This is a predicted structure of a 481-nucleotide part of an RNA (small-subunit ribosomal RNA, 3' major domain) from an uncultured bacterium. It matches the Rfam family "Bacterial small subunit ribosomal RNA". Rfam links the family to the GO terms structural constituent of ribosome and ribosome. The coordinates come from a structure-prediction model, not an experiment, and the mean pLDDT is 81.
Context: one part of a larger RNA
RNA sequence: UGACGGGGGCCCGCACAAGCGGAGGAACAUGUGGUUUAAUUCGAUGAUACGCGAGGAACCUUACCCGGGCUUGAAAUGGCCGCUGUGGUGACCAGAGACGGUGACCUUUCCCUUAUGGGAGGCGGUUGUAGGUGCUGCAUGGUUGUCGUCAGCUCGUGCCGUGAGGUGUCGGCUCAAGUGCCAUAACGAGCGCAACCCCCCUCCCCAGUUGCCAUCGGGUGACGCCGGGAACUCUGGGGACACUGCCAUCGCAAGAUGCGAGGAAGGCGGGGAUGACGUCAAAUCAGCACGGCCCUUACGUCCGGGGCCACACACGUGUUACAAUGGGGGGCACAGAAAGCUGGAUGCCGGCGACCGUGUCCGAAUCCUCAAAUCCCCUCCCAGUUCGGACUGGAGCCUGCAACCCGGCUCCACGAAGCUGGAUUCGCUAGUAAUCGCGCAUCAGCCAUGGCGCGGUGAAUACGUUCCCGGGCCUUGUACA
Numbered sequence: 001u002g003a004c005g006g007g008g009g010c011c012c013g014c015a016c017a018a019g020c021g022g023a024g025g026a027a028c029a030u031g032u033g034g035u036u037u038a039a040u041u042c043g044a045u046g047a048u049a050c051g052c053g054a055g056g057a058a059c060c061u062u063a064c065c066c067g068g069g070c071u072u073g074a075a076a077u078g079g080c081c082g083c084u085g086u087g088g089u090g091a092c093c094a095g096a097g098a099c100g101g102u103g104a105c106c107u108u109u110c111c112c113u114u115a116u117g118g119g120a121g122g123c124g125g126u127u128g129u130a131g132g133u134g135c136u137g138c139a140u141g142g143u144u145g146u147c148g149u150c151a152g153c154u155c156g157u158g159c160c161g162u163g164a165g166g167u168g169u170c171g172g173c174u175c176a177a178g179u180g181c182c183a184u185a186a187c188g189a190g191c192g193c194a195a196c197c198c199c200c201c202u203c204c205c206c207a208g209u210u211g212c213c214a215u216c217g218g219g220u221g222a223c224g225c226c227g228g229g230a231a232c233u234c235u236g237g238g239g240a241c242a243c244u245g246c247c248a249u250c251g252c253a254a255g256a257u258g259c260g261a262g263g264a265a266g267g268c269g270g271g272g273a274u275g276a277c278g279u280c281a282a283a284u285c286a287g288c289a290c291g292g293c294c295c296u297u298a299c300g301u302c303c304g305g306g307g308c309c310a311c312a313c314a315c316g317u318g319u320u321a322c323a324a325u326g327g328g329g330g331g332c333a334c335a336g337a338a339a340g341c342u343g344g345a346u347g348c349c350g351g352c353g354a355c356c357g358u359g360u361c362c363g364a365a366u367c368c369u370c371a372a373a374u375c376c377c378c379u380c381c382c383a384g385u386u387c388g389g390a391c392u393g394g395a396g397c398c399u400g401c402a403a404c405c406c407g408g409c410u411c412c413a414c415g416a417a418g419c420u421g422g423a424u425u426c427g428c429u430a431g432u433a434a435u436c437g438c439g440c441a442u443c444a445g446c447c448a449u450g451g452c453g454c455g456g457u458g459a460a461u462a463c464g465u466u467c468c469c470g471g472g473c474c475u476u477g478u479a480c481a
Base pairs, nucleotide, nucleotide: 001481002480003478004477005476007475008474009473010472011471012470013469015465016464019428020427021426022425023424026320027319028318029317030316031315032314033313034311035310042053043052064306065305066304067303068302069301070300077128078127079126080125081124082123083122084121087106088105089104091102092101093100109120110119111118112117131295132294134293135292136291140289141288142284143283144282145280147278152191153190154189155188156187157186158167159166160165171182172181173180197272198271199270200269202240203239204238205237206236207235208234212229213228216227217226218225243266246260247258248257249256250255322421326380327379328378329377330376331375340367343362344361345360346359347358348357350355387418392413393412394411395410396409397408398407434457435456436455437454438453439452440451
């Protein structure tokens, strides 16, 4: 100087407390461990691994296993030699396919040139090379997690100290903040904080189509449907607005308090992006790049099939429930955001339905276009039930070369466990939790209950900081570095 203390002081955080809803019990989905396996590819492992890499494993993907092929190789490039007219389509034989063999049709590469050659291009051979998701994240770059959006981490000059180093950065008050004020052997400065950026909330200006419809007119069974309008809503570009500015009280000041004013908004208005010096030899050689090592008729590469989906068990994360604040049937409403031509759908016909056939609209403020919980009526009457839907049987639909291993969906039947879950444990302070549906990426299809977004309905509680956890500052002890 740090680190540590079941030392002290001050302070903060859904850290505790106060509340609300969960997990831990059940079934299923998914990830992991373990076990099994020819293989169940690899990585991630307290917090900071475990619906994680994977924002799509039937083939492909695929890295794993079995079997069948190839060896300048599936792709790229340099040298030498030989042959050669380019590109495309489809067929036959054998085969699991790759590979191998046969052979058709269409179309016709360029430059130099002594008209024969040469070069580019293609094929074959040979060689330098290739190739490797093989190893090392403890050789690395880049990127990322975490402490932590915590308020810290440093520098120049000066001063103090023999020196390591200290001071500044301490103290008082204040703040979300090393934020500011005062004080001061320190005076300044940098990286962080804050602000500048984006979205939301209010108003004004400009602009009106595909959006809007107050006024005028027309029209309908009805609808901005039509003429028209530029007010309103909205869209999208520009601006304004909030600063403790004003008032009162406290205070030297910074600032604090006020169911004070005005205001759409009040004291950081709400949310996002933004992550200092560093820590964990943290993670990643399998995104990519790269040093070293290793393989080279195989640790490379192509193909068929299988596996990554196994199952006594253990754990994590979720979904659905155990019901009456509910289940079922019928009726009536109200969103936002985003995507769309190999697409999004929709009218009509067929089907109980998944879906199919056929017209039509939309490269979209034009079509898609619209929700569910809610509300109203009926029913069930507390039961393993009209709760719950696992599992299983049958019949089908769709995608795709192909749903056996191993897809999704529909209908009928079957109806399991489950009556609120031990010790323990998680999230959340407001348009939040809880609850309800909608959309997108990936994608032929989908094992999505996941991820990322969007809106609808919409709470309870916080006395307080003694205690648990994490963190910041000062101080003290130390046989630790």